[in-house]
Model confidence (mean pLDDT): 87 of 100.
A computed fold for a 469-nucleotide part of an RNA from an uncultured bacterium, annotated as small-subunit ribosomal RNA, 5' domain.
Context: one part of a larger RNA
Parts: sequence; structure tokens; C1' cells
RNA sequence: AACGAACGCUGGCGGCAGGCCUAACACAUGCAAGUCGAACGCCCCGCAGGGGGAGUGGCAGACGGGUGAGUAACACGUGGGAACCUUCCCUAUAGUACGGAAUAGCCCAGGGAAACUUGGAGUAAUACCGUAUACGCCCGAAAGGGGAAAGAAUUUCGCUAUAGGAUGGGCCCGCGUAAGAUUAGCUAGUUGGUGAGGUAAUGGCUCACCAAGGCGACUAUCCUUAGCUGGUUUGAGAGAACGACCAGCCACACUGGGACUGAGACACGGCCCAGACUCCUACGGGAGGCAGCAGUGGGGAAUAUUGGACAAUGGGCGAAAGCCUGAUCCAGCCAUGCCGCGUGAGUGAUGAAGGCCUUAGGGUUGUAAAGCUCUUUUGCCGGGGACGAUAAUGACGGUACCCGGAGAAUAAGUCCCGGCUAACUUCGUGCCAGCAGCCGCGGUAAUACGAAGGGGACUAGCGUUGUUC
Repeated sequence: AACGAACGCUGGCGGCAGGCCUAACACAUGCAAGUCGAACGCCCCGCAGGGGGAGUGGCAGACGGGUGAGUAACACGUGGGAACCUUCCCUAUAGUACGGAAUAGCCCAGGGAAACUUGGAGUAAUACCGUAUACGCCCGAAAGGGGAAAGAAUUUCGCUAUAGGAUGGGCCCGCGUAAGAUUAGCUAGUUGGUGAGGUAAUGGCUCACCAAGGCGACUAUCCUUAGCUGGUUUGAGAGAACGACCAGCCACACUGGGACUGAGACACGGCCCAGACUCCUACGGGAGGCAGCAGUGGGGAAUAUUGGACAAUGGGCGAAAGCCUGAUCCAGCCAUGCCGCGUGAGUGAUGAAGGCCUUAGGGUUGUAAAGCUCUUUUGCCGGGGACGAUAAUGACGGUACCCGGAGAAUAAGUCCCGGCUAACUUCGUGCCAGCAGCCGCGGUAAUACGAAGGGGACUAGCGUUGUUC
């Protein structure tokens, strides 16, 4: 000097920030991802316009939000590379023809405590399938072969194929990236080749066969610790320490494993299996996952409201109106920090009273107070009242701000005073009680303990502790 701090004493206001560093411990409750009737058939209400509901279908749920457990690694940073994919969006070209079979919902009949589930009948689609067509596309040396579509509305929005772009991503490599040698050898898909499989794609990624390689004191292997970076703190710098908030990347989502769907996941609020835990049960069987926002218990020196709004910014869906959005914007709590302001100003000597000291003369507190003359920041009362958003729409908020009014009124503490180190006397105590960062004080005159008076420093804070430089 700094802090995501804590503790003690104290505490007026505002602005801007920050706020579980510990148990990646367990979680009651509510909310945090939906939307589309301009894809589809139904059901309910209504006279109708219309409104509502579950289901099929589409897009979204891979974003946004959280956490740092794991990871010493192509994870990250930086600079390169070739063998790749990319929904939505943009540009361009070509097309969008003819048919078919199902199925949910609904109805009927069952099973079950529930979660849920079985059978039958029957139905629609932008759901599914076949045929046709193919500029271009795919396979192939060629011959040849293969492959698409979906409609709805009346402005348009779509669908299919191909090429290009944009964006996002996957992969490979050089270099950099903590400590230990009281870890010296490590390795069998191991290292390379051929062939095959697999992937969007290269590759022992996987497999069969062949060869016997590969790494290592320029530190392999093992063990410990750790998310990385832009940066932050300090320092004249070199450096050292750190990686809260904000931003980029990575990893994780009760623990372990797995795939499905999809352009994209091996998926926080999806699925399956195993495990631990919790809950329901009619004992047959089921349900759950806050490292989302609040909140609870626990741990801890210690860290906030079960708040408001989609008004703005942004995101999802929709042609749109709009709906959803604990992202976000705001408000609440906390002196946790930084910054600003205030707690009055001027005048006032018989240097009042009181306190303290005293050589008893006086000195000091001290212009300090009182008194007199003023001012009104903040706060209080009354009135007006935004910007942010305008064609309309404001949670914040009757907030900020402005005007008027009364009234010095509502507002000062903390630590220290032996030296380092700014600031001294008296009383009490008597190696006791105690102080202390170091040196050291205290055993009868203690500027070092306790109190008082006085003084010094900082100030809505001050001091202590902890940590870093």
C1' cells in the first nucleotide's frame, strides 16, 4: 500500500460498486422454457362472432443462468495447418407432380392403491411411405446406376435439391504454462507398417496380420498441488503473490456408466442402467435431484429478500397481435469498499462557572462556553414533477430534481501519548494487578499498569487480527 475480509467500540446522509472464500453438504415451498390454431383432426362453452382444452406435428429446450469438483492436459495462451460439419440467416439456379398405408387424441372394454398401462373399433396432417421427374447433385475409369419436395393463407410465409457466403464448431501441430529425484527408469494397442471397419473428418480411433519399436537427466514415469487467460495487488523497476467482481475459453450438473433424438448434446430443470440418500405405498410397486433465483437446516470468524416488472436491453416461438423469460432492469438488507457532503458560520475576555495542576502568586481547559448577529447543506412539512419511450406502452416512482416554509435545529467517535513515533502531568497500585509489535515496563514518588485532567492522530469511522507485495 492492498483486501470478496472478520472481530471490538462507535455510527448522520447520498452516489457508485461488492456481498457463502467454509460442506461440489443435505434440501421443505414457490418460480427459473416455452411457443405456434396462418400444419392437423377432435372435445367443451356460446344463438353467433368468438373463447378455452388435451393430443398429433413444427421450432426452441445444446442459448441464457450456476459452480470450480475434476484436469499439469493441445485444458488454456499464442502462432500456424488440412482431412471436416454448420439449424436458423444472406445470394444464386432449378423444382414443388401423382398416389398410399398407418397412428395419437376421442369412443368401447379391462388391469392398478398410485405412477401408469393393456386390448378393440375408427380418424387427420407441413407426421410416415411409394411412384414420377433431376439443370445441377451422389457412386463409378467408363458404360451405367442412385436419389427430393408440403402445404397454409391470399400482401405473403413455407417445402426440396445444388452452389457460394456468413456465423458457430470439430480436428492436428510449434512454442509457453506449479512443486518434488527422500520418484530413474516407463510403455504391449505399446511404436510403426499393410488392409479393413468406424467418424462430418485425419489418425491405433478400433480390429486382423507383420515388424520391434516408442519415451527418458533438455527430467520420462510416479506422487503432490491447481481450472487457464485478459488481468488484479504491490513495487522506481526487475520481480513476487494472486486469478473475487467484469470478459474469453474449458470442465461439471446427486455418484458412476450408456446411448437416443437432433444441424448441434452423449444433454443442469431429457431418457435408460447401477449405486448412495430422501419421500409415497393398499408391500405388488413407484417418485426425486437448487454447483438457476429467492429461501431452510448444517458447517463457519463470516456473506443479503421465500421482493417488483417485462417499461428498457437481449433471447425463444409466432405472419402478426402477443405469450414466456429469477437472463435482465429495478427495489430491499449490510459503513463491506471507494468517492462526496454534513454535524454550523461570524463575533464574543470580567479570560465566567466547573474540572485539573500549583511554588497557592497563579497556570490551563479557552474564543472554548454563555451572550449577540447570521445561514439552512442534510433531515422535517407543503407544492410541482421528469429523462430513460414514444404514434402508444415506465417496474423503478410521486423516485431524481425544482420551488416555498419553520428551525441551530436531527447528527462524533475511535485509537494513542517510554524509544522507534506526533503527543505529559497528578492520583491509585507496589515484580501485585496488569501492559507489550520490538526493545522492554511494574519490587513505594511508574510520562510504559488503572483512572483523571491535558495533549496527538485519523474521522463516519477508528483500532485489532489475518493474508499478499